[in-house]
Context: one part of a larger RNA
RNA sequence: UGACGGGGACCCGCACAAGCGGUGGAGCAUGUGGUUUAAUUCGAUGCAACGCGAAGAACCUUACCAGGCCUUGACAUCUAGCGAAGUUUCCAGAGAUGGAUUCGUGCCUUCGGGAACGCUAAGACAGGUGUUGCAUGGCUGUCGUCAGCUCGUGUCGUGAGGUGUUGGGUUAAGUCCCGCAACGAGCGCAACCCUUAUCCUUAUUUGCCAGCACGUUAUGGUGGGAACUCUAGGGAGACUGCCGGUGACAAACCGGAGGAAGGUGGGGACGACGUCAAGUCAUCAUGGCCCUUACGGCCUGGGCUACACACGUGCUACAAUGGACGUUACAGACGGUUGCCAAAUCGUGAGAUGGGGCUAAUCUGAGAAAGGCGUUCGUAGUCCGGAUUGCAGUCUGCAACUCGACUGCAUGAAGUCGGAAUCGCUAGUAAUCGCGAAUCAGAAUGUCGCGGUGAAUACGUUCCCGGGUCUUGUACA
Numbered sequence: 001u002g003a004c005g006g007g008g009a010c011c012c013g014c015a016c017a018a019g020c021g022g023u024g025g026a027g028c029a030u031g032u033g034g035u036u037u038a039a040u041u042c043g044a045u046g047c048a049a050c051g052c053g054a055a056g057a058a059c060c061u062u063a064c065c066a067g068g069c070c071u072u073g074a075c076a077u078c079u080a081g082c083g084a085a086g087u088u089u090c091c092a093g094a095g096a097u098g099g100a101u102u103c104g105u106g107c108c109u110u111c112g113g114g115a116a117c118g119c120u121a122a123g124a125c126a127g128g129u130g131u132u133g134c135a136u137g138g139c140u141g142u143c144g145u146c147a148g149c150u151c152g153u154g155u156c157g158u159g160a161g162g163u164g165u166u167g168g169g170u171u172a173a174g175u176c177c178c179g180c181a182a183c184g185a186g187c188g189c190a191a192c193c194c195u196u197a198u199c200c201u202u203a204u205u206u207g208c209c210a211g212c213a214c215g216u217u218a219u220g221g222u223g224g225g226a227a228c229u230c231u232a233g234g235g236a237g238a239c240u241g242c243c244g245g246u247g248a249c250a251a252a253c254c255g256g257a258g259g260a261a262g263g264u265g266g267g268g269a270c271g272a273c274g275u276c277a278a279g280u281c282a283u284c285a286u287g288g289c290c291c292u293u294a295c296g297g298c299c300u301g302g303g304c305u306a307c308a309c310a311c312g313u314g315c316u317a318c319a320a321u322g323g324a325c326g327u328u329a330c331a332g333a334c335g336g337u338u339g340c341c342a343a344a345u346c347g348u349g350a351g352a353u354g355g356g357g358c359u360a361a362u363c364u365g366a367g368a369a370a371g372g373c374g375u376u377c378g379u380a381g382u383c384c385g386g387a388u389u390g391c392a393g394u395c396u397g398c399a400a401c402u403c404g405a406c407u408g409c410a411u412g413a414a415g416u417c418g419g420a421a422u423c424g425c426u427a428g429u430a431a432u433c434g435c436g437a438a439u440c441a442g443a444a445u446g447u448c449g450c451g452g453u454g455a456a457u458a459c460g461u462u463c464c465c466g467g468g469u470c471u472u473g474u475a476c477a
Base pairs, nucleotide, nucleotide: 001477002476003474004473005472007471008470009469010468011467012466013465015461016460019425020424021423022422023421026316027315028314029313030312031311032310033309034307035306042053043052064302065301066300067299068298069297070296073125077124078123079121080120081119082118083117086103089100090099091098092097107114108113127291128290130289131288132287136285137284138280139279140278141276143274148187149186150185151184152183153182154163155162156161167178168177169176193268194267195266196265198236199235200234201233202232203231208225209224212223213222214221239262242256243255244254245253246252318418322377323376324375325374326373327372328371334365335364336363339358340357344353345352346351384415389410390409391408392407393406394405395404431453432452433451434450435449436448437447
């Protein structure tokens, strides 16, 4: 100087407390461990691995396994020779591949040849998701959006170092004020950026419709309008600016006014010096090492989907604040030409036929659901719950056996609110309800977004956990 203490003082955080809802019990989905397997590819492992890489494993993907094949190679550059490139059909084969066959003979040219492409040969070389994340770059997680981490000059100390950065107040903040052997400065904090909440202005189509007309069973449908809403450009607005009190005449704090908004208005992006030899050689790049008729490459099939079991994360429930049936409202954001797909018709339905419109404020996905209004069920393993299984189908796709999603009929398991323990959340939040998108031929209970309805509680900081500042002890570095 640090680190540590079941030392002290002060402070903070959904850390506890006060509340609300869960997990842990059930069924299923998904990831992991383990076991099994020819293979169940690899990585991630306390917090900070486990719905993680994977924004989507039937083939492909795919890296794994079995079998069948290739060896200058699927890919790059160079040399030589031949042929334009390409294309049709047939045979063998699981295919890779091998054999035969038809058409074609183009472009530039100094007529030597050349360009692109294909085949053959030899070798330089290619290739490796092989190894080392403890050789690395880059990127990322974490402490932590915690308030800290340092420097120059000066000064103190023999020196390591100290001071500044400590102290008195204050703040979300090393935020600001005052004091002080310090005076200044940098990286962080804050602000500048995006979005949301109010108003003004400009613009007026595909969006809007107050007033004036026309028309319809009905609809901004039509003329028209530019007020309103919306859209998207530009501006205004919030600064403790004003008032009162407290305070040290400071910084600031408390209350109030005005205001759409008040003291960082809400949300986001933004992550200091560093820590964990944290994670990644399988995104990519890359040093060393290793393989080179194989640890490279192609194909078919299988596997990644196994299943006594254990754990994590979720979904659906156990019901009446509910289930079922009928009827009736109100969103936001987003996607669409290899696409979104309307009306109409068929089907109980998944869906099919159909073909209007749309490169979209025009057309379309698209009926939002919880909610409202009625009817029914009456506490029952039930008109709760939907697993499992049988049969019959739909769709995608060369192909749904291993191993897809969905539909109809039948079947109707566990489950009556969950031990010890444990998680999230302080407001448009939790809880609850639906909608959309990425990936994607098909395949979400996951992920990322969007809006609808919309709470309870916070006395307080003694205690648990984590962190910050000062101080103290130490046989620790």
The part of an RNA shown here (small-subunit ribosomal RNA, 3' major domain) has 477 nucleotides and comes from an uncultured bacterium. The RNAcentral record of the full RNA draws on ENA, Greengenes and SILVA. The coordinates come from a structure-prediction model, not an experiment, and the mean pLDDT is 84. It matches the Rfam family "Bacterial small subunit ribosomal RNA". Rfam links the family to the GO terms ribosome and structural constituent of ribosome.